A computed fold for a 1480-nucleotide RNA from an uncultured bacterium, annotated as small-subunit ribosomal RNA. RNAcentral holds the sequence, with entries from ENA and SILVA. Rfam family: Bacterial small subunit ribosomal RNA. Model confidence (mean pLDDT): 81 of 100.
RNA sequence: AGAGUUUGAUCCUGGCUCAGGAUGAACGCUAGCGGCAGGCCUAACACAUGCAAGUCGAGGGGUAGAGUUACUUCGGUAGCUUGAGACCGGCGCACGGGUGCGUAACGCGUAUGCAAUCUACCUUGUACAGGGGGAUAGCCCAGAGAAAUUUGGAUUAAUACCCCAUAGUAUUAUGAAUUGGCAUCUAUUUAUAAUUAAAGUUUCGGCGGUACAAGAUGAGCAUGCGUCCUAUUAGCUAGAUGGAGUGGUAAUGGCACCCCAUGGCGACGAUAGGUAGGGGUCCUGAGAGGGAGAUCCCCCACACUGGUACUGAGACACGGACCAGACUCCUACGGGAGGCAGCAGUGAGGAAUAUUGGUCAAUGGUCGGAAGACUGAACCAGCCAUGCCGCGUGCAGGAAGACUGCCCUAUGGGUUGUAAACUGCUUUUGUAUGGGAAGAAUAAGGAGUACGUGUACUCUGAUGACGGUACCAUACGAAUAAGGAUCGGCUAACUCCGUGCCAGCAGCCGCGGUAAUACGGAGGAUCCAAGCGUUAUCCGGAAUCAUUGGGUUUAAAGGGUCCGUAGGCGGUUUGUUAAGUCAGGGGUGAAAGUUUGCAGCUCAACUGUAAAAUUGCCUUUGAUACUGACAGACUUGAAUGAUUAGGAAGUGGUUAGAAUAUGUAGUGUAGCGGUGAAAUGCAUAGAUAUUACAUAGAAUACCAAUUGCGAAGGCAGAUCACUACUAAUUGAUUGACGCUGAUGGACGAAAGCGUGGGGAGCGAACAGGAUUAGAUACCCUGGUAGUCCACGCCGUAAACGAUGGAUACUAGCUGUUCGGAUUUCGGUCUGAGUGGCUAAGCGAAAGUGAUAAGUAUCCCACCUGGGGGAGUACGUUCGCAAGAAUGAAACUCAAAGGAAUUGACGGGGGCCCGCACAAGCGGUGGAGCAUGUGGUUUAAUUCGAUGAUACGCGAGGAACCUUACCAGGGCUUAAAUGUAGACUGACAGGACCAGAGAUGGUUUUUUCUUCGGACAGUUUACAAGGUGCUGCAUGGUUGUCGUCAGCUCGUGCCGUGAGGUGUCAGGUUAAGUCCUAUAACGAGCGCAACCCCUGCCGUUAGUUACCAGCAUGUAAUGAUGGGGACUCUAACGGGACUGCCGGUGCAAACCGUGAGGAAGGUGGGGAUGACGUCAAAUCAUCACGGCCCUUACGUCCUGGGCCACACACGUGCUACAAUGGUAGGUACAGAGGGCAGCCACUUGGUGACAAGGCGCGAAUCCUCAAAGCCUAUCUCAGUUCGGAUCGUAGUCUGCAACUCGACUACGUGAAGCUGGAAUCGCUAGUAAUCGCAUAUCAGCCAUGAUGCGGUGAAUACGUUCCCGGGCCUUGUACACACCGCCCGUCAAGCCAUGGAAGCUGGGGGUACCUGAAGUCGGUGACCGCAAGGAGCUGCCUAGGGUAAAACUAGUAACUGGGGCUAAGUCGUAACAAGGUAACC
Repeated sequence: AGAGUUUGAUCCUGGCUCAGGAUGAACGCUAGCGGCAGGCCUAACACAUGCAAGUCGAGGGGUAGAGUUACUUCGGUAGCUUGAGACCGGCGCACGGGUGCGUAACGCGUAUGCAAUCUACCUUGUACAGGGGGAUAGCCCAGAGAAAUUUGGAUUAAUACCCCAUAGUAUUAUGAAUUGGCAUCUAUUUAUAAUUAAAGUUUCGGCGGUACAAGAUGAGCAUGCGUCCUAUUAGCUAGAUGGAGUGGUAAUGGCACCCCAUGGCGACGAUAGGUAGGGGUCCUGAGAGGGAGAUCCCCCACACUGGUACUGAGACACGGACCAGACUCCUACGGGAGGCAGCAGUGAGGAAUAUUGGUCAAUGGUCGGAAGACUGAACCAGCCAUGCCGCGUGCAGGAAGACUGCCCUAUGGGUUGUAAACUGCUUUUGUAUGGGAAGAAUAAGGAGUACGUGUACUCUGAUGACGGUACCAUACGAAUAAGGAUCGGCUAACUCCGUGCCAGCAGCCGCGGUAAUACGGAGGAUCCAAGCGUUAUCCGGAAUCAUUGGGUUUAAAGGGUCCGUAGGCGGUUUGUUAAGUCAGGGGUGAAAGUUUGCAGCUCAACUGUAAAAUUGCCUUUGAUACUGACAGACUUGAAUGAUUAGGAAGUGGUUAGAAUAUGUAGUGUAGCGGUGAAAUGCAUAGAUAUUACAUAGAAUACCAAUUGCGAAGGCAGAUCACUACUAAUUGAUUGACGCUGAUGGACGAAAGCGUGGGGAGCGAACAGGAUUAGAUACCCUGGUAGUCCACGCCGUAAACGAUGGAUACUAGCUGUUCGGAUUUCGGUCUGAGUGGCUAAGCGAAAGUGAUAAGUAUCCCACCUGGGGGAGUACGUUCGCAAGAAUGAAACUCAAAGGAAUUGACGGGGGCCCGCACAAGCGGUGGAGCAUGUGGUUUAAUUCGAUGAUACGCGAGGAACCUUACCAGGGCUUAAAUGUAGACUGACAGGACCAGAGAUGGUUUUUUCUUCGGACAGUUUACAAGGUGCUGCAUGGUUGUCGUCAGCUCGUGCCGUGAGGUGUCAGGUUAAGUCCUAUAACGAGCGCAACCCCUGCCGUUAGUUACCAGCAUGUAAUGAUGGGGACUCUAACGGGACUGCCGGUGCAAACCGUGAGGAAGGUGGGGAUGACGUCAAAUCAUCACGGCCCUUACGUCCUGGGCCACACACGUGCUACAAUGGUAGGUACAGAGGGCAGCCACUUGGUGACAAGGCGCGAAUCCUCAAAGCCUAUCUCAGUUCGGAUCGUAGUCUGCAACUCGACUACGUGAAGCUGGAAUCGCUAGUAAUCGCAUAUCAGCCAUGAUGCGGUGAAUACGUUCCCGGGCCUUGUACACACCGCCCGUCAAGCCAUGGAAGCUGGGGGUACCUGAAGUCGGUGACCGCAAGGAGCUGCCUAGGGUAAAACUAGUAACUGGGGCUAAGUCGUAACAAGGUAACC
C1' cells in the first nucleotide's frame, strides 16, 4: 500500500466482500513448562451455610469463673489477687468492600467563586475546669409469651443527664469613627444591653475535658463552557418567572409559605419520547476522527421495592430504626423473623466466567496509653492456554539417495528425503539427592550518647501466610514433550482415487450434471505453532458523512419561479478601541496509563525511577496587519433623475376579415362521405355541390425568423386607455443604501373541482362500423363532460438548458435584435441581449468552452447516501374532493446504473451483387410404377442421417454370405498371427450314418526329405474379443454459409481505455481488383495468376493410328511396299496483354457488335474453399481416452428379418400421344471395359439363350449408338397411345430364386387425355432431348450413381418487390447475440409487512376518595422539681381505590399490496420506426 465482483470487452459511478489490528470473549481439534495479568458482559433473579466492625477495665457499676489466705457445721462463708460474657458510657460503625438499577442532570469533566458555609479525630495559640442535684441500665425479686421479646417492683454508678456560678478575643441587637470593596457589604477601633462552658482518671510522668481563634483535611453550595438519538415530539410553564416579607437550613435560594406583579423558556431546538452512570483512559487510525467505558484510579448513584425521619462532626445510613408492599422462612395460629449489587458458595438464566482455601508476616484501617484485638480491605495460594511474554520438544555427521507409501510418459524415473537406520555430542526441561533466600522495617523491654523532666540518635532485641517456594549444586539419560488450519482466484501451497447438480463446499466470485488442483479420502506441500482455526463485536481499508478530504447536464442529487424575514457574507479611505487573532509570563491540567532515557527480576512480558507530553481551561502583559465595534470622509457597487428608444410584457374595453357550422331562400340531381379495402352515417321528405342573406362561437393564415418580451408558467389580427419593465446616453442627486436567503409570502402549463354563463369546431367517457384468433385499441361515423368567459379552489409536469443566484477574471472567428459615437457613406469603434464554430482548461466520456460544465469568492437548496420494497405504509399539515407536502421499516438481491467500444439484429436508411425476382424454356405437385423416409405393424422389421446443410443419403449393388436384428441349437482361449517348450505323423481330405445345420459318430487310406530339417497338427504359457455407450472427452474426414470478398498482422499515429486508423472517402471492378485522395506506411491468409482439360498455330516423333502423291493387290477393306504431307497420337513451345485506334475520365478504368485475330476483355470448363460459424455429421470406414460385458453385450450354425402396409412425404422413371406410335431401310460419336474375361463367326431356338469356336491382357481383337434421314401405315379414339397388374410357359446366374432375382415368349391391357394451392432447375454448346460406357457385381431388383458424346433452343426491359449475401451509416434495455430480451394479471409454495371489529398488557400524567410511618404546627386538665414527655389533633405524603382520556407494545377472524421461488396459464406493453415513437 491494496485486491475480487456489474460487461463480449472498456472507462466511470456505486454498493457488497477480503487481506490488518483488537477482545473480560465463546465453540471445535490439540496440549510439555514457567513468569505476569485477567476471570457472571446474561437475571439490580432468588439465596442454604460460614465469615466480612468492632474496640476500650488507663470512664463506670460489677458478675460467672480461677488462684490464694483465713474460718468452717465440710454444705460453705469472709478477705485479697485476677477476671470471660452481658450492661451503662466513649470512639468507630458515613471508611474500607460491592454493583451500575436509576439518572440527559451542575450527574460528570474543566475553570472559577462563596463578601452565603460547616468540618469529629490531628497540629498551633489563648483562656478555663467552682458548686450542686435527681435518675437509669446492669444485678436481685416477681410475672406474660411457643418464640421473638417484654411488664412490674426494689436498689445502684459514671467521662451518662440536669441546675447554679464564672468568662470575653464568642454570639445577638443598637450606635459612632476610620479603611477597603462590584452590590448586599467588609476590616479595625470603640460604647451599651442580653446570652451560652466543662469530667474526670492516674503508676503523678501524663492521658483526657470546655470555650474561642488559626491551620490542615473533608464536605456543602453557586456559576461559565463542554456532554447521545428522534421535529413522523413545536410549542412548554402556575411555585411557574420576578419582587417585598416571614419561616427553614451549616449556608444562599420559590427551598417553603402569605401578598403583589405577569412573567420565564423555545428553531443557537424548549417540551416530550428513546437510550445511557460520567471521566482519567482503552481499541483502531498516518492523523483528524470512529468505537468502547472490563480490570486500576477519581466522582456520582444505589443497597429486596417505595416512603420517612432519628442519632451523629458527617447518613436520610449495604451487614441501623420506623411504616407500606412483594417474596421467603418459623409458629403452639395468638404472633414473629429476614434482605450476599461484601468474601467464598448454591440454584436459576446463559454460548460463557473460578475455592464454602491460608494469613494478619508485610501495606493500610478502627479502637486502645500500650501490649494487643478486629479486619473475606490486603497479601498469598488453588482452578482456567482467557490473554501477553519467555523456554523446550535436541545438535552434528550420515546416500545403497535403503524399505514402505504416493505419483508418472511405468524394462525406468520422481517424491517422501539427511528424513530414517547407524555413529558421535549436549542436558535447557525432566527425574533423584543435597543446599537454600530477599521480602524484616520496627515494637515492648534493656543499654548507651546529646541537652533540659522529654525528644532525637546508636547498639541489642521476639516476629514469614507464601514456603523448603524462587534460586544453586551433583547424578542419570535423547532420555518426558507437536499440533491445527489451509492448498480454484483474492492468498503462500498440487497430484491421484471415490462421487456424478447426488452427497456436499462456500468470506466474495463461485464449484459439483463421469476425466472436480473448489465435494470426501490419500500422498505431498504451505502458513502459524502450545497453540491453530471458526463464530461474534469494534476500528481500519471506506475519500462509502469528505474539517483535513466528495459531489449534484446524462451515474443518486439544483427547490417550478420570484419577493423577502432571521442568519451568513460584503467597496475605497482616516482615526479610536482591542472582542476575534498573534506573542511572552503565571496558575491549573491528580496518580496510574502512552512516549523517551536509565535501572531491577538470567531475557522478555512485568515493575521502578526520571523526563517529555497532556494539543485544554483560567489569568496577566504586550502587538494591531487582517476581521469586528465606534466616529468621520469618498464614489467606482447600488439606487434616483433627465434624454432617446424598444418589445407577441400585463389588465380592461372597442373592432376586423377569412374559415367552419347552422338557419332561410334559390339553382340542381343521385349519390355524398369515408378507408389499406370497406361499412356504420347522411341523402328522392332533395343530400353532397353551388349562389345569396342571416346567426353563432372559437381561433387569429400571410408577415414569421436559432426574431422579440417576460422571474418562471407563458405571450401573436387591429386599435384605445391604464400599469410595469429593459437598454443606451448623460454624469445631475443619495452615499455602501449591497449579495444571498432557512421559516414565510406571491405567482405558477395542462388536467381536475365549485357557482353562474356560453357552446361553432375539436373531443376523454359512451355507441355503432371495421380490423383481428381475440381487439374493452390503433382506423372510420357519431358524440357527452371538457376546451371558451367571470369568480373561487387545486399547486402539480421530462415546470428541461434535465445545468440555483450574485460578482470578478481568462484566446479567437462568424451571424443576428435594440441602442450610441464617428464617417471619406465603403466602413470602424462601443453598450446590452440572442445564436453557431472553436483555443486553453475542465470532464468517465459524450461534451462544455466569456450565455462555462474554466479559474476564484459568497450565500442557499439537494445527495445524508447501492438496487428493489417505495415516493409506498403509519403519523401530521393543507385541500370540497381528486389528491398534494413531509416520509420510514421489515424483507430481498450482488448488483442496479452512466458514457463510450466491437459485434449481432431492426416490419431503420443508402449503395451493390447473385437464375434472387422479372423475361423465358422444361419440370415437380394429379396417374401407374421404382426407390428412400416417417408412421404403423412385427419375434425382428439392425443402426445411423432429420430446415436450408436428412429423405435413389452411409449402400458404387440385403436370396445364403454380407448382417450389425429376431427365434432356436451349440462352444468358452474357441479364430488368425507371433514367440518359447513338449509331443505326434497324425489330422485334414474322401465315403457312409444321425442331425435343420453347426456338430457328432463309423470307416478308408496317405507326408516330403539332401536326414540337418521342412510342413502340418495336438498340447502348454503369454498376449483375446465386442457394429456395446459417450461425435457433448477426441484425432482424422465431411457438409454449410461460400468461390461470398472478405479475415488479419508489424511499425507508426489517435484514444485514460475497450478500441480505432490502415480496411474509411471519391471513382472503378467479378473481386479489399485497381486508381486518386489520405496519419498512415508496409506485409500476410484469401481474390487473381501459376496447374489440368478444351479451342488456334508451330516444332519434334511416327506404331497398333493416318493415306495426299508413287506403286502392288482384292469382289471389297491402309490389306501391302512405302510416305511423314493431312487427321490423329503425346511432348515442348507460341498466342491475348485493354497491346492498338476513337471517345469519356486526373488516373484506374469504361464504352465503341472498332481493327486485327482461332479466341477479346476472367475465352469455356475443372481442380483449388481465407479467419471462422453451426458443441453441424460420423466412436457403424478407420484410429483413440474413459466407462461397460467376459459359459456373454464374445463366437459358430440353421431359418427368418432388413423387401411387412389403412396411410403421409421426398427423389425419380414411364406416360397421357400425330413435333407421335408401329414396321422396313439407312448414316454419323466419344469415353470406357475385357482372361474364372470380352467374345468375332457358324449352327439351333420366335426369344431370353444354348452348343461349337477365331482373335485379343488390347490406338492391333471384341463391344449393332440412338434421336436423325428415307419410305409405308395409324387419323384423334382411352386408340396400333399408355404400359401397370395378373396368368401360363421358359432362359440364365447361383449350393439354393417360396418369402425375395433378372430376362424371354404368348396372353391380359389398370390408372392416366397435361395435373389445385404451392413449388424446382436452367443464361449457351447451357436448358431440353437422344442414346452409349463404367464402378459395384455369381446374378440382380440400375428407372440410381459416375462419366461420354449426338441434336440443340428461348429470354434477360430492369432492380420496385420476395430470398440470400457484401460495404457504409443509424437505433438498441440484445452479447446463448431477435429462435434475443422482457411486462402485467391469474394459479401454486414460502417469507416479512400495512389495515382491521375486538382481546391482552405496559409506562407516564390528570381529577376525586382514602391515607401508614414521620417531621413540622397546635393543644397538652395526665407524668415530671425542671428540661421535657405521654396523649389528642391539623397540614403534607408513600401506598391503595375509582374515573375518563391520551400514548405505546403484543395478538386477531377478515383483508391489502410487496418480496422470493429451472422448466404453470393468458396475452405481447417496452427495447429496432419494437411493428400506433417513447416518456412525464